[in-house]
About this RNA: The RNA shown here (small-subunit ribosomal RNA) has 1451 nucleotides and comes from a metagenome. The sequence is in RNAcentral, with records from SILVA.
RNA sequence: AGAGUUUGAUCCUGGCUCAGAACGAACGCUGGCGGCAGGCCUAACACAUGCAAGUCGAGGGAGAAGCUAUCUUCGGAUAGUGGAGACCGGCGCACGGGUGCGGAACACGUGGGAAUAUACCCCUAGGUAAGGAAUAACAGUUGGAAACGACUGCUAAUACCGUAUAAUGACUUCGGUCCAAAGAUUUAUCGCCUAGGGAUUAGCCCGCGUCUGAUUAGAUAGUUGGUGAGGUAAUGGCUCACCAAGUCUACGAUCAGUAGGGGGUCUGAGAGGAUGAUCCCCCACACUGGGACUGAGACACGGCCCAGACUCCUACGGGAGGCAGCAGUGAGGAAUAUUGGACAAUGGAGGAAACUCUGAUCCAGCCAUGCCGCGUGAGUGAAGAAGGCCUUAGGGUUGUAAAGCUCUUUCAAUUGUGAAGAUAAUGACGGUAGCAAUAGAAGAAGCCCCGGCUAAAUUCGUGCCAGCAGCCGCGGUAAUACGAAUGGGGCAAGCGUUGUUCGGAAUCACUGGGCUUAAAGCGUGCGUAGGCGGAUAUGAAAGUCAGAUGUGAAAUCCCAGGGCUCAACCCUGGAACUGCAUUUGAAACUCCAUAUCUAGAAUCCGGGAGAGGUGAGUGGAAUUCCUAGUGUAGAGGUGAAAUUCGCAGAUAUUAGGAGGAACACCAGUGGCGAAGGCGACUCACUGGACCGGUAUUGACGCUGAGGUACGAAAGCGUGGGGAGCAAACAGGAUUAGAUACCCUGGUAGUCCACGCCGUAAACGAUGUGUGCUAGUUGUUGGAUCUUCGGAUUCAGUGACGGAGCGAAAGUUUUAAGCACACCGCCUGGGGAGUACGGUCGCAAGACUAAAACUCAAAGGAAUUGACGGGGACCCGCACAAGCGGUGGAGCAUGUUGUUAAUUCGAAGCAACGCGAAGAACCUUACCCACACUUAACUAUCCUCUUGGGACUUUCAGAGAUGAUUGUCUUCGGUUCGGCCGGGGAGUGAAUAGGUGCUGCAUGGCUGUCGUCAGCUCGUGUCGUGAGAUGUUUGGUUAAGUCCAGCAACGAGCGCAACCCUUAUCGUUUCUUGCCAGCGGGUAAUGCCGGGAACUGUAACGAGACUGCCGGUGAUAAGCCGGAGGAAGGCGGGGACGACGUCAAGUCAUCAUGGCCCUUACGUGUGGGGCUACAAACGUGCUACAAUGGGCGUUACAAUGGGCAGCGAACCUGCGAAGGUCAGCUAAUCCCCAAAGGCGCUCUCAGUUCGGAUUGGACUCUGCAACUCGAGUCCAUGAAGUUGGAAUCGCUAGUAAUCGUGGAUCAGCAUGCCACGGUGAAUACGUUCCCGGGUCUUGUACACACCGCCCGUCAAGUGAUGGGAGUUGGCUUUACCCGAAGGCGGUACGCUAACAUUUGAGGCAACCGACCACGGUAAGGUCAGCGACUGGCACUAAGUCGUAACAAGGUA
Repeated sequence: AGAGUUUGAUCCUGGCUCAGAACGAACGCUGGCGGCAGGCCUAACACAUGCAAGUCGAGGGAGAAGCUAUCUUCGGAUAGUGGAGACCGGCGCACGGGUGCGGAACACGUGGGAAUAUACCCCUAGGUAAGGAAUAACAGUUGGAAACGACUGCUAAUACCGUAUAAUGACUUCGGUCCAAAGAUUUAUCGCCUAGGGAUUAGCCCGCGUCUGAUUAGAUAGUUGGUGAGGUAAUGGCUCACCAAGUCUACGAUCAGUAGGGGGUCUGAGAGGAUGAUCCCCCACACUGGGACUGAGACACGGCCCAGACUCCUACGGGAGGCAGCAGUGAGGAAUAUUGGACAAUGGAGGAAACUCUGAUCCAGCCAUGCCGCGUGAGUGAAGAAGGCCUUAGGGUUGUAAAGCUCUUUCAAUUGUGAAGAUAAUGACGGUAGCAAUAGAAGAAGCCCCGGCUAAAUUCGUGCCAGCAGCCGCGGUAAUACGAAUGGGGCAAGCGUUGUUCGGAAUCACUGGGCUUAAAGCGUGCGUAGGCGGAUAUGAAAGUCAGAUGUGAAAUCCCAGGGCUCAACCCUGGAACUGCAUUUGAAACUCCAUAUCUAGAAUCCGGGAGAGGUGAGUGGAAUUCCUAGUGUAGAGGUGAAAUUCGCAGAUAUUAGGAGGAACACCAGUGGCGAAGGCGACUCACUGGACCGGUAUUGACGCUGAGGUACGAAAGCGUGGGGAGCAAACAGGAUUAGAUACCCUGGUAGUCCACGCCGUAAACGAUGUGUGCUAGUUGUUGGAUCUUCGGAUUCAGUGACGGAGCGAAAGUUUUAAGCACACCGCCUGGGGAGUACGGUCGCAAGACUAAAACUCAAAGGAAUUGACGGGGACCCGCACAAGCGGUGGAGCAUGUUGUUAAUUCGAAGCAACGCGAAGAACCUUACCCACACUUAACUAUCCUCUUGGGACUUUCAGAGAUGAUUGUCUUCGGUUCGGCCGGGGAGUGAAUAGGUGCUGCAUGGCUGUCGUCAGCUCGUGUCGUGAGAUGUUUGGUUAAGUCCAGCAACGAGCGCAACCCUUAUCGUUUCUUGCCAGCGGGUAAUGCCGGGAACUGUAACGAGACUGCCGGUGAUAAGCCGGAGGAAGGCGGGGACGACGUCAAGUCAUCAUGGCCCUUACGUGUGGGGCUACAAACGUGCUACAAUGGGCGUUACAAUGGGCAGCGAACCUGCGAAGGUCAGCUAAUCCCCAAAGGCGCUCUCAGUUCGGAUUGGACUCUGCAACUCGAGUCCAUGAAGUUGGAAUCGCUAGUAAUCGUGGAUCAGCAUGCCACGGUGAAUACGUUCCCGGGUCUUGUACACACCGCCCGUCAAGUGAUGGGAGUUGGCUUUACCCGAAGGCGGUACGCUAACAUUUGAGGCAACCGACCACGGUAAGGUCAGCGACUGGCACUAAGUCGUAACAAGGUA
């Protein structure tokens, strides 16, 4: 100090999450030792038992047991000693200890103050005289179960009472009046009383600070103040009487909720934030509520009284109790310890003291709860052991790790010794700490993690299962993410998880954020409070700054030093505590006061501009309606129609009239207004701005929470008005539907007056004001100058643009720049601008405004693509123009469906005469049946054996196969050796085998976009970046082809060319091809001699390049025309397929990872099937006929193929074919045309068209044609008369048509691949359909439109609002009741001290006001539950539509 996560990628905004530290923690796994700390955070819930506050005999009386002495009737008595346990009295019990309920307050913190008290302690001064009456204990009697009493009698005091004395004390009317004491005794002292002072402690008052909520805005009658009185230690409405009407509050009163406060603690760089265990200070409380008593001090934790709840005892009459003291128990809870020891130390109470008491305290016990320290060994040790794991099988790793060898003994253990803490005695801790000795590596390591963040990876298992997960996300058969193992990483007596806090988070921003589009400027003015405010001078000193003083407890933190072996921990000192108060100074700035100024602001005078506002009036055009005329059948409306109007006369047209609303042209990024908004003309009234001026005032200013005014449209109320338009509504269309878009009608409304509403994408999505910061160019209104061109200046309104700013888009003197002042607003998305509450409103609704729950994103700008029922340009048999087809028929073939099997694959184009260039068996992978098991096939070792082939007999069998007979021939080599090969069998183990699965694990190959013109790179430049530029633009091309221009310059893969073929020519070649000329021969033929001309063969060349001319173009590239030429602008055709796309196709061509089968998913055999046949589809063949059919006759090709072959010729057969046989291993021989020509016939018909189907007879191939071949002949003679919607091919030697050849192949071709013959029509053109390319535009798409995505309904789950009511808490008002208690009053009771008689005083009683609890009634508020109900959120594959994103198909 940052990181992950929104996207295809980018920058930004913005949330979520992580890494750090901490804890009174808990849970899981594990656990050796010690030191120092800590330990009910929950039920202030209830408590058994024990202990936690007593002490003093030197205040008092009385005095038990025991002991001693004497006496004794032996029971005891007396005296002395002794001093228990009680009692009176004194002091203490108000401290110490616990807890955090309550309390938002002078409770606490800090700093001040005056009207106070203060036992014990210290100092000073003085005093301490003389008396009196009781009472407890005790004794007796007596009540009660008990607790506890009652009566009578006796007694003491430092208990009680008065008297005396009385100031320096108190009061005072200044004359005076009033007030005390206690003794004890060992003779030292300790006490007692009064007064003053001190110290300590406590009470009271004040300034400042001190949580959240305005969905709490008004609160308050002792309330605020005064006078007087009472009361208190003391001030004071603290209380009372009277008087006045105040007091608090937007700087947040009151109310509600929450909470002990502080020193500190945790975190943080700090500022802050969170927190308030342990330790220290203060407060509050002691079962709940109220109350006082005593006392120096309490309204009292272990005191009292009353009321209440609860628990216990009871003889039912009545009593007792209060662990939030220390232990402990139950309960609650995730969770927190021993019913321990001692007063040895420190401290406290009492005492003169000894001493007693002390669960304060000091120690021990339990707990890894935390912090700190130590250990679990050290050295050496490579055969890199064994084992584990991985492996490419070689090795690697665990790993010097282990073993082995050599050492050490910290800690723990055992034994011995043994402190300090104590300044004389006294040690719970404790035989503890420490020290010494002994033995032996001996007794001592786990937890989490290993996809990224984040250090650390492999194998197996699992197969969207089981599971993981802090976020992103893993898992659907090759998981570094699940589980295990091995290895590794981290920490370590702990390690992880969970929870909480701070941090990171500048994510509430004081330090230190924002608001055009990401969340965020109020719709706009005016203006109150408040905030801020021009220039000069003087004064004062509130802010400010400086010095000094006091305080800021200790502990903590920090620094230095020291003590425990170190550390944690502890001690000493310092610094600090950033604060508050007082005081002394300074005077720049702000504030305040005074005086002055004119630059801000306002006023005045003079001008001109304007749809600024309000009211009244006027005008013409147009629509509609009415009346009348002309006139006739339609009009209207639409994509097309219909509803509608019209023969009762529409529409059209002419004239007149009525009525309402709006104001064409001018008209303009022109004007005016604060905004909303304002548009014919005239008049009246009226607001504001601007310009000019040697005038006036003198800071009068800016902003503006609340407040108030204005505020489009729609809507509401009352009354008018109503021509056109037009929600709702009706009808007609459209549609699957159409509650819409379109059409015909049509009511509110739109208009006016008055009153409400108060909202809009009320937008410049940009608050107002002021100052400053380059320019260029329009335009509106003024002023000045002018050489009339224009220039300068002020106020507006636009465009562009430099710097700057900005995430970018953009903005830029009209800022979103640089600054200042003030206001408003924002803090992830959804839930939600919703619910509840409140205010406003007639209502509609508006304003204010949450939470639960849920997601990891939502969002902005820009980029590259893709897409659009966006645009521009261009191309293609894409359309159009043509020719011929398919779709209808029959058949062939493929597919779907069907089946025991109909093996498998291919599935829009780009599957379907496809893999298959040829299924009767084989093929064959499928089905049925039978059979084999190291195997049908490959390689090796050992043992045994020796063979192989052909023919053949018999048996079983469907066959494979098994058994068997005979004959012939003898496999290679040989060194003649069962020696080497070869074959067979056996054995055992590795293995073979699989057309089994995965083409979504793959290689290779292929299809497709597409022979479309594209796809990229280097360097440079631009941009924060993704990216852009280049590749865009203007021309041109078939082409990213070329030219020009240009922040680009170059280059690569593609295009083109190079290759093959075809078209022309030349040279060479001259057989098997050719034959012009010469010769020979024939019936005829290159048949022969010969020839090398021609054709041809096949090699090398030539040729075509926009080269030439003209036009055009930019003088370019090119295009158009022409010449020449066999060929002309790529001459025709082929091969050749960029980056990539489709998880395209293929595991069944082949190869191959993984998985699966192994007497079977392997292998073999026979039969069947792949050939089936309801139906549907694709591709073809043949036709429907006369441009034809039939018969006869007659020509002309090319490519190819041929020895298990092609097969001439001849013979036979109607024919398929058969017989015989020449030639040919091929420019030699063979296979070879048809359409066409000519002649005859048929005459428009289901035919002399068409040939399906069926019957019969044959031929050929083959082991074999039943399922299931092809062909021939005879007979039969189906559908079909040109084919609906739709759809395919083709632009020239093409379509169409005609035949021929070949591969496969025993046989089988309408398919496929080739070949030649005959040989057209049409293309105006690019609007439209389809596909593609380039540029541009929009986008919420990026799996990329087969995209994304909205709402209702249905299902499940969750939280929440309303809800008749119901339950409870808190609280207000009024009234009733009125315990204890103090206060006030009364005087019928009782009464020792005093007193002179009455009496004073006291006690009890009674009365009164106050008052806790309780009750009644009416509210307020907050929570719980609630039938039913509303919306919301979430949930792979539900329903209906398609609203949004592209012009999203109606922006």